[in-house]
RNA sequence: AGUAGAGUAGAUGCUCAUGCGUUAAGUGCUGUUUGAACGGGGAGUUGUCAAGCAGACGAAAAGAUUUCUUGCGAUAUGAGUGUUGCAUCCCGCUACC
Numbered sequence: 001a002g003u004a005g006a007g008u009a010g011a012u013g014c015u016c017a018u019g020c021g022u023u024a025a026g027u028g029c030u031g032u033u034u035g036a037a038c039g040g041g042g043a044g045u046u047g048u049c050a051a052g053c054a055g056a057c058g059a060a061a062a063g064a065u066u067u068c069u070u071g072c073g074a075u076a077u078g079a080g081u082g083u084u085g086c087a088u089c090c091c092g093c094u095a096c097c
Base pairs, nucleotide, nucleotide: 002096003095004094005093010084011083012082013081014080015079016078017077018076019075020073021072022071029055030054031053032052033051034050035049036048040091041090042089043088061070062069063068064067
């Protein structure tokens, strides 16, 4: 110098637990603004995520009787488990030559 490879944050499926809503908030969608994160180090997007504002759309209740039960919601958080996993660039690391 060359070839090959490893590893993160996170994302997501399922299960369980505890909540919230069912008098419709939340989730999801669109626009806009701001911010954050992105293998061990550095850089980093038109990608990802979060928050604010605006807009469109919009739901599964039933039973017992007065706060419970069973459901329902692209519902929230936590735990367990599986899957996926640096946009990209440079350096480093491991193996081979």
Source information
The RNA shown here (THF (Tetrahydrofolate) riboswitch aptamer) has 97 nucleotides. Rfam family: THF (Tetrahydrofolate) riboswitch aptamer. The family has 101 seed sequences and 747 matches in Rfam 15.1. Rfam describes the family as follows. Tetrahydrofolate (THF) riboswitch was first reported for Ames et al. as an RNA motif in 5' untranslated (5'-UTR)regions of folate transport and biosynthesis genes in Firmicutes genomes. The coordinates come from a structure-prediction model, not an experiment, and the mean pLDDT is 79.